[in-house]
This is a predicted structure of a 523-nucleotide part of an RNA (small-subunit ribosomal RNA, 5' domain) from a Methanobacteriota archaeon. RNAcentral holds the full RNA, with entries from SILVA. Its Rfam family is "Bacterial small subunit ribosomal RNA".
Context: one part of a larger RNA
RNA sequence: CUAACGCUGGCGGCGUGCCUAACACAUGCAAGUCGAACGGUUCUGUUCGUGAUAGCAAUAUUGUGGACAGGAUAGUGGCGAACGGGUGAGUAACACGUAGGUAAUCUACCUUUCGGAUGGGGAUAGUUCCUGGAAACAGGGAGUAAUACCGAAUAACCUUUUCUGAGCAUAUGCUUAGAAAAGCAAAGUAGCAAUACGCCGAAAGAUGAGCCUGCGGCUCAUUAGCUAGAUGGUGAGGUAACGGCCCACCAUGGCGACGAUGAGUAGCCGGCCUGAGAGGGUGUCCGGCCACAUUGGAACUGAGACACGGUCCAGACUCCUACGGGAGGCAGCAGUGGGGAAUUUUGCGCAAUGGGGGAAACCCUGACGCAGCGACGCCGCGUGGAGGAUGACGGCCUUCGGGUUGUAAACUCCUGUCAGAAGGGACGAAAUCCCGCAAGGGACUGACGGUACCUUCAGAGGAAGCCCCGGCUAACUACGUGCCAGCAGCCGCGGUAAUACGUAGGGGGCAAGCGUUGCUCGG
Numbered sequence: 001c002u003a004a005c006g007c008u009g010g011c012g013g014c015g016u017g018c019c020u021a022a023c024a025c026a027u028g029c030a031a032g033u034c035g036a037a038c039g040g041u042u043c044u045g046u047u048c049g050u051g052a053u054a055g056c057a058a059u060a061u062u063g064u065g066g067a068c069a070g071g072a073u074a075g076u077g078g079c080g081a082a083c084g085g086g087u088g089a090g091u092a093a094c095a096c097g098u099a100g101g102u103a104a105u106c107u108a109c110c111u112u113u114c115g116g117a118u119g120g121g122g123a124u125a126g127u128u129c130c131u132g133g134a135a136a137c138a139g140g141g142a143g144u145a146a147u148a149c150c151g152a153a154u155a156a157c158c159u160u161u162u163c164u165g166a167g168c169a170u171a172u173g174c175u176u177a178g179a180a181a182a183g184c185a186a187a188g189u190a191g192c193a194a195u196a197c198g199c200c201g202a203a204a205g206a207u208g209a210g211c212c213u214g215c216g217g218c219u220c221a222u223u224a225g226c227u228a229g230a231u232g233g234u235g236a237g238g239u240a241a242c243g244g245c246c247c248a249c250c251a252u253g254g255c256g257a258c259g260a261u262g263a264g265u266a267g268c269c270g271g272c273c274u275g276a277g278a279g280g281g282u283g284u285c286c287g288g289c290c291a292c293a294u295u296g297g298a299a300c301u302g303a304g305a306c307a308c309g310g311u312c313c314a315g316a317c318u319c320c321u322a323c324g325g326g327a328g329g330c331a332g333c334a335g336u337g338g339g340g341a342a343u344u345u346u347g348c349g350c351a352a353u354g355g356g357g358g359a360a361a362c363c364c365u366g367a368c369g370c371a372g373c374g375a376c377g378c379c380g381c382g383u384g385g386a387g388g389a390u391g392a393c394g395g396c397c398u399u400c401g402g403g404u405u406g407u408a409a410a411c412u413c414c415u416g417u418c419a420g421a422a423g424g425g426a427c428g429a430a431a432u433c434c435c436g437c438a439a440g441g442g443a444c445u446g447a448c449g450g451u452a453c454c455u456u457c458a459g460a461g462g463a464a465g466c467c468c469c470g471g472c473u474a475a476c477u478a479c480g481u482g483c484c485a486g487c488a489g490c491c492g493c494g495g496u497a498a499u500a501c502g503u504a505g506g507g508g509g510c511a512a513g514c515g516u517u518g519c520u521c522g523g
Base pairs, nucleotide, nucleotide: 001518003517004516005515006514007513010381011380012379013378014377015376016374017373018339023337024336025335027334028333029332032079033078034077037076038075040073041072042071043070044069045068046067047066048065049064050063051062052061053060054059086292087291088290096216097215098214099213100212101211102210105209106208110205111204112203113202114201115200116199118152120150121149127142128141129140130139131138132137158183159182160181161180162179163178164177165176166175167174168173188197189196190195218264219263220262225255226254227253230252231251232250233249234248235247237245267289268288269287270286271282272281273280274279294315295314296313297312298311317328318327319326320325345371347370348369349368353367354365355364356363357362384414385413386412387411394405395404396403397402418462420457421456422455423454424453428448433442434441435440465510466509467508468507469506470491471490472489476505477504478503479502480501486493487492
């Protein structure tokens, strides 16, 4: 240290967990929301009619139509789906870092300011009827709505063209004042209303993005020459925008030992590890940027994509099929197989934070908040404390005197962390909402969790291992073995007294860990 392996393992907090096959994936979930844009459909309630059956009747059962109120929602429409989440395959590049430029540009939602919203039209989905198909789905007829679509009006502003000044500038130019001509807008909904939310044009801001440039960061020269859209010009096209970006024509340039071209390797950075520093190594978690989404290619929609859970085409693979044809894409969260020394639950919740939609209530959110598993890491705590010699027993050694294990145990007196039991029990949650002119008042909401924490109870009870002891290097004896069995990082041990092998006693080191292996830096 994103570690793995061996032995061992009490508790808690905070982190962290496919480095390998960007291998293939069963199943569930991960992006929806708005009925206050729209026409319908449907359910419930109230009310007003109307019919049938039973009954003499009151009434009961049941059907149908209108109005009002409330709920649900397949479709049209709007916003979102370009964020958030994953991965590092590709990429040696303006990809990244840093410093600048854009007088060559765009920017939905948001904020501020100015101005506006007149009057019409034609469709289409849903629906219904019919048809084809195993399915996926598709076709035809009829008819309908809108904040969907399309003309017209208006045009301060804006765009284009032409003209006249002023101020600037970096070359094309920029800003500003004025004139003429041409062109370009709009939508409503809720409410009794006030009004609110929207709509259209323009200017500015904010945010986000595009493009350009200087400088910087890998290896190989056993890669030395490379280049035809190649380098430049003119014109046309294209783009939000400059540009060989693309095209036609013209010229023949451009790069290179200050390393072009080629090959190998690699996402880059803030950081992280190490080091006195300089430096070396590295890019896991977290944050910024980039790239990718089964492989390759393409565009559509849109403010924004050439779009992980969109479309089309082609390839490989998997699945369904009535054999005609269809469906799919976990490098989202879990999970499975496989590969591997090796890496977790098909958990809970939207309570908080954040995001999308909505006027709001609220809905959605595997983002996120939590829980689970793993000593994988760091940190904290415990496995008891004090006393206790006749220095017990046992073990080991012995020169047989004794020494040592050793205050260690027993025993006595205490304590009560953690674990256990019982009782209590959170902070994280005040916003949104309602009342009110306001001040202020009121109501709802906790996944974690009956968790943390607090109190009480009992009782030393439930909790220690691993490696080493020849020198380097801290810690020695006995027995067994006999160049065997074995050890070993280096030097080296073992062939009959081995402090070096194995076991035991003793000792040393670290400790819920200890060793080994691998990788990196330093000495």